[in-house]
Context: one part of a larger RNA
């Protein structure tokens, strides 16, 4: 390459929108690219192959058949893909009523705690630790009480609960907005899936710039521990964490599991709807989701198991001993720190 693969052995892009491609529902008719079939034309000769034959044999040569899987005219067929009308409603969408949510943005706002100031009360401790010691404290601390500042999080509710594509989301109200799901008809009529490259989103940490800083804390001090102790423990502490803007784009970005669609035994909870029935808070029943456990089934085991790792189609990514290496060099991007694409000698 042909393959075989991707949960835990190498392999699923962090997510999503979308461009090219790729694939693509039902049924009718035409066309005849693709496809099939039958004829003709070429496919030079040599070589190859098969049957012969000559050199004494082989190599060689020679003679004669098939081959030259191939292009290219033609006539014909219309199953299947294509095309090109038409049609249709089950994919997908719109409308209409209803739902249920820490989805997002912005803005106001509220109560508990830590800090800190004033100020009462009171007096010799108080912090810390295995133990203590830097430490704070007769210039009155720790405790209390009431009074203010100030920034950050949101206890109970709270739950294999919800919502978002992912990252993520959590007081409480308002404002503006995004998807979802469930029920009805009605309309649209294949509009549909994936998606190279592309183009947004994207914890935390860093970074610029300009607020803010209560708490906690890399860095850093200093007390202790130790044979040392550039840790672990304790006193303190700066950047950072918090806002507003601009960057970076990485994570064990996970379900270590691409995405869409069809089929394929069950039980038992949850969470939103909806129909039915009654004994009016229960019982079936149905859709969506989110969990358990379990058959066929599939796995190298473990385990997965209608939320698949089964049984199948599609379209993208990826991977091919182990170190060297996610590195070096170019190249892109970035303010930088770095990203990101991505080798080889060399060695086992």
């Nucleotide at each position: 390459c042909u393959g075989g693969g991707c949960g835990u052995a190498a392999a699923g892009c962090g997510c999503a929108c979308g461009u090219a491609g790729g694939c693509g529902g039902a049924c009718c008719a035409g066309c005849a690219a693709g496809u099939u079939a039958g004829g003709g034309g070429u496919g030079a000769a040599a070589u190859c192959c098969c049957g012969g034959g000559g050199c004494u044999c082989a190599a060689c040569c020679c003679c004669g058949g098939a081959a030259c899987u191939g292009c290219c005219c033609u006539u014909a067929a219309a199953a299947c893909u294509g095309u090109u009308g038409a049609u249709c409603u089950u994919g997908a969408g719109u409308u209409c009523g209803a739902g249920a949510g820490a989805g997002g943005u912005g803005a106001g706002u509220g109560g508990a705690a830590u800090u800190c100031c004033g100020a009462g009360u009171g007096u010799a401790g108080a912090g810390g630790u295995g133990a203590a010691a830097u430490u704070c404290g007769u210039a009155g601390a720790u405790a209390u009480u009431c009074g203010g500042a100030g920034g950050a999080a949101c206890a109970c509710c709270a739950g294999u609960g919800g919502c978002g594509a992912a990252g993520g989301c959590g007081g409480c109200u308002c404002a503006c907005u995004g998807g979802c799901u469930c029920g009805a008809u009605a309309c649209u009529g294949a509009c549909g899936c994936u998606g190279a490259g592309g183009u947004g989103c994207g914890a935390a940490a860093g970074c610029g710039u300009g607020g803010g800083g209560a708490g906690c804390a890399a860095a850093c001090a200093g007390g202790a521990u130790u044979a040392g102790a550039u840790a672990c423990c304790c006193u303190g502490g700066u950047a950072g964490u918090c806002c507003a803007c601009g960057c970076c784009g990485u994570a064990a970005a996970c379900g270590a599991u691409g995405a869409a669609u069809g089929c394929c035994a069950g039980u038992c909870g949850u969470c939103g709807g909806g129909c039915a029935g009654c004994a009016u808070g229960c019982u079936g029943u149905u859709c969506g989701g989110u969990g358990a456990c379990a058959c066929a089934c599939c796995u190298a085991a473990c385990g997965g198991a209608u939320u698949a790792a089964g049984c199948a189609u599609u379209c993208c990514g990826c991977c091919u001993g182990g170190g060297g290496a996610g590195u070096a060099c170019g190249g892109u991007c970035g303010c930088a720190a770095g990203a990101u694409u991505a080798a080889a000698a060399c060695u086992c």

Small-subunit ribosomal RNA, central domain from an uncultured bacterium, 348 nucleotides, folded computationally. RNAcentral holds the full RNA, with entries from ENA, Greengenes and SILVA.